Predicted 3D model of a 506-nucleotide part of an RNA (small-subunit ribosomal RNA, 5' domain) from Atopobium fossor. Its mean pLDDT, the model's own confidence on a scale to 100, is 80. The full RNA is in RNAcentral, with records from ENA, Greengenes, RefSeq and SILVA. The source organism's lineage runs through Bacteria, Bacillati, Coriobacteriia, Coriobacteriales and Atopobium.
[in-house]
Context: one part of a larger RNA
RNA sequence: GGAUGAACGCUGGCGGCGCGCCUAACACAUGCAAGUCGAACGAUUAAAGCACUUUCGGGUGUGUAUAAAGUGGCGAACGGCUGAGUAACACGUGGGCAACCUGCCCUUUUCUUUGGGAUAGCUACGGGAAACCGUAGGUAAUACCGAAUACUUCUUGAUUGUCGCAUGGCAAACAAGAGAAAGCUUUUGCGGAAAAGGAUGGCCCGCGGCCUGUUAGCUUGUUGGUGGGGUAAUGGCCUACCAAGGCAGUUAUGGGUAGCCGGGUUGAGAGACCGACCGGCCAGAUUGGACUGAGACACGGCCAAGACCCCUACGGGAGGCAGAAGUGGGAAAUCUUGCGCAAUGGGGAAAACCCUAAGGAAGCAACGCCCGUCCGGAAUAAAGCCUUCGGGUUGUAAACCGCUUUCAGAAGGAACAAGCCCUACAAGGUAACGGUACCUGCAGAAGAAGCUCCGGCUAAAUACGUGCCAGCAGCCGCGGUAAUCCGUAUGGAGCAACCGUUAUCC
Repeated sequence: GGAUGAACGCUGGCGGCGCGCCUAACACAUGCAAGUCGAACGAUUAAAGCACUUUCGGGUGUGUAUAAAGUGGCGAACGGCUGAGUAACACGUGGGCAACCUGCCCUUUUCUUUGGGAUAGCUACGGGAAACCGUAGGUAAUACCGAAUACUUCUUGAUUGUCGCAUGGCAAACAAGAGAAAGCUUUUGCGGAAAAGGAUGGCCCGCGGCCUGUUAGCUUGUUGGUGGGGUAAUGGCCUACCAAGGCAGUUAUGGGUAGCCGGGUUGAGAGACCGACCGGCCAGAUUGGACUGAGACACGGCCAAGACCCCUACGGGAGGCAGAAGUGGGAAAUCUUGCGCAAUGGGGAAAACCCUAAGGAAGCAACGCCCGUCCGGAAUAAAGCCUUCGGGUUGUAAACCGCUUUCAGAAGGAACAAGCCCUACAAGGUAACGGUACCUGCAGAAGAAGCUCCGGCUAAAUACGUGCCAGCAGCCGCGGUAAUCCGUAUGGAGCAACCGUUAUCC
C1' cells in the first nucleotide's frame, strides 16, 4: 500500500446493487415451511338454481355441485439448513465394472384374457383423563391373491459359431421349469404389463493436496486361501476351517488441526494465506437401529435408549428450529414473529387448480462498492489569529452581481404479461413488489460535511497554557519555564459520507 462476512469511536444527504451469528452442532414459547388426486374406490354431506310435491312450515329428486375424514396412487430420498465429525477413495483429476441396480421421463416392439377372498371407513357395544384402543357385523377398488398366455426375461441341461483381459463375453438355435397386467374417462384422452436402449445412481483403482520423530515400531478379521452366508453388485463385508502373513525411515502406528473443490485476497511473478456469499461433491440432523420404498438407514417418518422439557384424573402420554421469522443465552459482533405465489422452478392432478418461508419482492443495519452537497465575477469590508505595529493571513472566502439544476421535492403518465387462464378461438380475467422503477415538463443555490493529522519517517506551523506535572507515543523518542512531539486557539495538510483505531492476511 492492498484486502475483510469485521468490531469500536466521531459524524451522517440520496438511491442502486450486493451482503449480514465468524462465538454455544447452546436451549427453544408461537403460528408457518409437503402435499395432492373424486377422471382409482365405497359410504356420507351444505347453499343457490331447476323439477315434483305441500298441511305453505317444509319435503323429495337433481345439481359430472360443495366439504371433510377413510381405502388407494404419486410425492414426501427433491428443495432448504449447518460444517460437528472426517487426514478418508471424503474431495479433485484420469480410468475400470466381463461385478451392478435404476421410479418418473424419452425412443422402439408386443400385450392389456379370466376368476376369488378380505379389509378400513361405517354401524353397534365397550375401555381410557387424554393420546388412542378393543370386540362383533357388513362394504368397494388401479388395494390383495389365484389361473391362462407371452417376448427368450430368469433358472437348469446340453450344442454351435465368434471374440477376449484371467474369472469369461457376445450371437444363434434346442429341451424342461418359473414369471405379467387395471382399469378410469368420452376427453387434445389418461393409464397398466413384458422386453431392449438412453439419462441418473452404486462399487473399484492410479495420481494429487496439512503439521508433528520430544510419536518407531504397528496389526489377529489382522494378510492370504477354501467352503458357506449376505448384497443390486465385487470384496474379511460376515462366518467356519487352513496357512502365517500384511504395513513401516519413499515415515507405518500414534498425536494435533481441518469438511474438499471451482475459486477469493495479495503479489511483476514465483509464491503465501483463505475456503464468507454463488456453484459442484461429501457429511450431519440428541445417540443407536431397522422398516417401507426405484431410491433412505430418512431434518419437519417409525422403534429403542439417555439427558432435558411439557400435559396428566399419577394409570399413562407428548416433543426435537444445523428450515423461514422470532426468543433467551454466549459474545466485540450479525436483521422483520411483515407481503404474495404475479414471475422462475418443484410436488400432485387429464386439466382447471391446490400446495410451495424454494424462489420473488419489501423491511432493518454506511457492513461494502457506486452519486451528490454548484459554477463564474467582485472589494482586498467587518471580525478572528499573528505581528518587527509598517503590516501579514483567513481571502474571491463573505456581502453583492450573474449562471446552472444531477439527486432529493412537488405534478402528469406508466411497466417487466409477446406470459398464463377461459372461450365460440370473439369478448373477458390475471402484478406481491407498486401507482414503484422509468418517461415528460416545473421551481429554487435552494434540503445535504465531517474525520484524522501537522518533530523525523510523512504532505502540513505559529501563539498561549503547562513545567519530567498533566500527558503523548507505530518506531526513534517528546515534557524538568521561551515545547513546531502534551492541552487549547488560529492557520495548514490529507481523505471524504465517511474518517480514524483495533484485529487478521498478502